Context: one part of a larger RNA
RNA sequence: GCCGGCGAGUUACUCGUCAUUGGCAAGGUUAAGUGAUGAACGGAGCCGCAGCGAAAGCGAGUCCGAACAGGGCGACUUAGUCAAUGGCGGUAGACCCGAAACCGAGCGAGCUACCCAUGGCCAGGAUGAAGCAAGGGUAAGACCUUGUGGAGGUCCGAACCCACCUGGGUUGAAAACCGGGGGGAUGAGCUGUGGGUUGGAGUGAAAGGCUAAACAAGCUCGGAGAUAUCUGGUUCUCUCCGAAAUAUAUUUAGGUAUAGCCUCGGAUAAAUUGCGUGAUGGCCGUAGAGCACUGUUUGGACUAGGGGUCUUACCGGAUUACCGACUUCAGGCAAACUCCGAAGACCAUCACGUUUACUCCGGGAGUCAGUUGCUGGGGGAUAAACUUCAGCGUCGAAAGGGAAACAGCCCAGACCACCGUCUAAGGUCCCUAAGUUUUGGUUAAGUGGAAAACGAUGUCUGAGUGCACAGACAGCCAGGAGGUUGGCUUAGAGGCAGCCACCCUUUAAAGAGUGCGUAACAGCUCACUGGUCAAGUGUUCAGGCGCGGAUAAUUCAACGGGGCUCAAACCAAACACCGAAGACGUGGACUUACAGAUUUAUCUGUGAGUGGUAGGAGAGCGUUCUUAUGGCUUUGAAGCGGUCGCGGAAGCGCACCGUGGAGCGAUGAGAAGUGAGAAUGCCGGC
Numbered sequence: 001g002c003c004g005g006c007g008a009g010u011u012a013c014u015c016g017u018c019a020u021u022g023g024c025a026a027g028g029u030u031a032a033g034u035g036a037u038g039a040a041c042g043g044a045g046c047c048g049c050a051g052c053g054a055a056a057g058c059g060a061g062u063c064c065g066a067a068c069a070g071g072g073c074g075a076c077u078u079a080g081u082c083a084a085u086g087g088c089g090g091u092a093g094a095c096c097c098g099a100a101a102c103c104g105a106g107c108g109a110g111c112u113a114c115c116c117a118u119g120g121c122c123a124g125g126a127u128g129a130a131g132c133a134a135g136g137g138u139a140a141g142a143c144c145u146u147g148u149g150g151a152g153g154u155c156c157g158a159a160c161c162c163a164c165c166u167g168g169g170u171u172g173a174a175a176a177c178c179g180g181g182g183g184g185a186u187g188a189g190c191u192g193u194g195g196g197u198u199g200g201a202g203u204g205a206a207a208g209g210c211u212a213a214a215c216a217a218g219c220u221c222g223g224a225g226a227u228a229u230c231u232g233g234u235u236c237u238c239u240c241c242g243a244a245a246u247a248u249a250u251u252u253a254g255g256u257a258u259a260g261c262c263u264c265g266g267a268u269a270a271a272u273u274g275c276g277u278g279a280u281g282g283c284c285g286u287a288g289a290g291c292a293c294u295g296u297u298u299g300g301a302c303u304a305g306g307g308g309u310c311u312u313a314c315c316g317g318a319u320u321a322c323c324g325a326c327u328u329c330a331g332g333c334a335a336a337c338u339c340c341g342a343a344g345a346c347c348a349u350c351a352c353g354u355u356u357a358c359u360c361c362g363g364g365a366g367u368c369a370g371u372u373g374c375u376g377g378g379g380g381a382u383a384a385a386c387u388u389c390a391g392c393g394u395c396g397a398a399a400g401g402g403a404a405a406c407a408g409c410c411c412a413g414a415c416c417a418c419c420g421u422c423u424a425a426g427g428u429c430c431c432u433a434a435g436u437u438u439u440g441g442u443u444a445a446g447u448g449g450a451a452a453a454c455g456a457u458g459u460c461u462g463a464g465u466g467c468a469c470a471g472a473c474a475g476c477c478a479g480g481a482g483g484u485u486g487g488c489u490u491a492g493a494g495g496c497a498g499c500c501a502c503c504c505u506u507u508a509a510a511g512a513g514u515g516c517g518u519a520a521c522a523g524c525u526c527a528c529u530g531g532u533c534a535a536g537u538g539u540u541c542a543g544g545c546g547c548g549g550a551u552a553a554u555u556c557a558a559c560g561g562g563g564c565u566c567a568a569a570c571c572a573a574a575c576a577c578c579g580a581a582g583a584c585g586u587g588g589a590c591u592u593a594c595a596g597a598u599u600u601a602u603c604u605g606u607g608a609g610u611g612g613u614a615g616g617a618g619a620g621c622g623u624u625c626u627u628a629u630g631g632c633u634u635u636g637a638a639g640c641g642g643u644c645g646c647g648g649a650a651g652c653g654c655a656c657c658g659u660g661g662a663g664c665g666a667u668g669a670g671a672a673g674u675g676a677g678a679a680u681g682c683c684g685g686c
Base pairs, nucleotide, nucleotide: 001686002685003684004683005682006681011092012091013090015089016088017087018086019085020084021083022082023081024080027047028046029045033041034040051058052057061073062072063071064070095233096232098230102223103222104221105220106219107218113197114196115195116194117193118192119191120190121189122187124156125155126154127152131148132147133146134145135144136143160184161183162182164181165180166179167178168177199215201211202210203209236620237619238618239617240616241615246259247258248257249256250255260367261366262364263363264362265361266360267359273357274354275353276352277351278350279349280348281347282346284344288340289338290337294334295333296332298330299329300328301327305323306322307320308319309318310317311316370395372393373392374391375390376389377388378387379386400411401410402409415588416587417586418585420584421583422582426578427577428576429562430561431560435575437574438573439572440571441570442569448564454548455547458545459544460543461542462541463540464539465538466537467536475532476531477530478529479528481505482504483503486500487499488498511526515524516523589610590609591608592607593606594605595604596603597602598601621675623672624671625670626669627668628667629666631664632663639659640658641657642656643655644653645652646651
């Protein structure tokens, strides 16, 4: 891992409550016990028929109170009770498995820690303390030299003990080892044997170490099925309905209670109760808009007041390119502004549709982590697959078609069958079902098939405006002068470093000069004018589609692919077609409302319906046993392997074959150790 077996809402209670069925009924019923295991007896007791008060107590009333006041709770308004079965609750282990822990009584120091007693062990080598001896030395000492001596938690290094580094080993040879180096090795040394100390206790040169291979409290058994607001698991089928992820509270936030939302039963059966649409009336202060208020704000006018300057002994006066209230003109802004003000929400009335969907009472729940899209807001950065509200939808609990693939987007809600028809979204060149369809435009960028500010003689369309056959625009030919080198400045400044001014004349026209240039001049050129040529040319605004801006890491990789250019792209329009579990058609099943019929629990007709998690309600299948009735079986029971058939499913049939070799079905009723794929489930086999 697979297969097989086992494996989870049970049982008890004169407990509570509700429903169904039944008995009796203002009553109902017994318990222990007696009795034949029966019938019957047994009325102790319990519930109900009366309440109020804390109580004494009173009583259709009573309590508070001084009250004949007022108020509270009652009566006036009568159904209970005993059983059975079922739902749920309570108390019990209470659906099953699962802690870490807590407590008690015992068992452990043959491992290891420390201690006690008694034994054992430490090759060899090195160093050479004190003391002592001899000699020297001294007044005597001290002291010096040589020897002797053999100290030391001394040195080197085997046994022995340890475990610092490294390689191997890591389903090992080994649940701590092997190899090579390493440390101690006469000591606080190592070691044998015997003995002692233990569970909040021992022992500890102290690491929370060790106390029999897992010790911040050993192990075994017991309390014990501890407790677990936590995780996992919880076994056959079909039918009807079908949620929630919110509010409030919470030592509460992943729990729970009540409400909300679901389901089942009952009641009101007429209130036109609910819902939808339309009309009418009411209500509101949002979007928008506005500036009348509250604030804020730009520029101008006006001017009170203030500042500066001048004048002035004081009083005062003059002036000002300063500040500036009020007033006024023009122009803005506001969630906490409003002179205004929609759509829409809400309330009411009426009509139509739906037809009890509303509301109330009672039984049973689940839900309290939501998610994403669009819309309106707050927070954030008008960030987030962010966060927090509100409205609507989807998913959740929804399959089908589209979006290449893709819970939440678009279309659309799957009872079953069909090799029938029509459509939605989206599509119709090929992959790939359906137009290489029709008409008119646009795009040249593969734009389409990712992106901004900004930039640009891309191109199409529209609207202005300047010049133009008295000749424009572009090109070519020619002129572009004089006063004058304007004045100043400067070494110089002659149109052209800089400052000032920018006139006049001759002209078809020509600046006190547009640019290049010179040291300064010179030179080239432009504005401006004539000629030539010949018909448009310049500019502005608006719109459509394109271009650049545009760099991400292994070719294409930002159309699903191929591939596409008067398109297979985009815009406007038209007609076809394809396309889903949608709609329709045909047949069938089931639920339900109403009507009818009868065989009174069924049939027929008409209408509406049948996605579904948590969950509620209903109806069935199957397993084991009991009981009653009636059966099968050695002419072969159950079980097992297969074939065939039946049913809406769970399933069923023995219709047949094989195996097997002794018991087993059916129908009614009853009782449960009653259904397995999951629990890192348990046991067994392989």

Large-subunit ribosomal RNA, domain II from a Solirubrobacterales bacterium, 686 nucleotides, folded computationally. Its mean pLDDT, the model's own confidence on a scale to 100, is 84. It matches the Rfam family "Bacterial large subunit ribosomal RNA". The full RNA is in RNAcentral, with records from ENA.